[in-house]
RNA sequence: GCCGACAUAGCUCAGCGGUAGAGCAGCUGUUUUGUAAACAGCAGGUCAUCAGUCCGAAUCUGAUUGUCGGCU
Numbered sequence: 001g002c003c004g005a006c007a008u009a010g011c012u013c014a015g016c017g018g019u020a021g022a023g024c025a026g027c028u029g030u031u032u033u034g035u036a037a038a039c040a041g042c043a044g045g046u047c048a049u050c051a052g053u054c055c056g057a058a059u060c061u062g063a064u065u066g067u068c069g070g071c072u
Base pairs, nucleotide, nucleotide: 001071002070003069004068005067006066007065010024011023012022013021018055026042027041028040029039030038048064049063050062051061052060
């Protein structure tokens, strides 16, 4: 330099046009002499950024940024 994949909660990931979710972590409560475990609940997101298409975009298109991989 060229090509490709990825970017969603603190972490690991799902969701592939129509209300953003799960597990773990966190907080509160129940239980226990106490801790852990278990159970119930709560909170936590400008879906990397900017634009475009569409009635409607996390999802489709383009550009940019970053990470990873391949080729030379």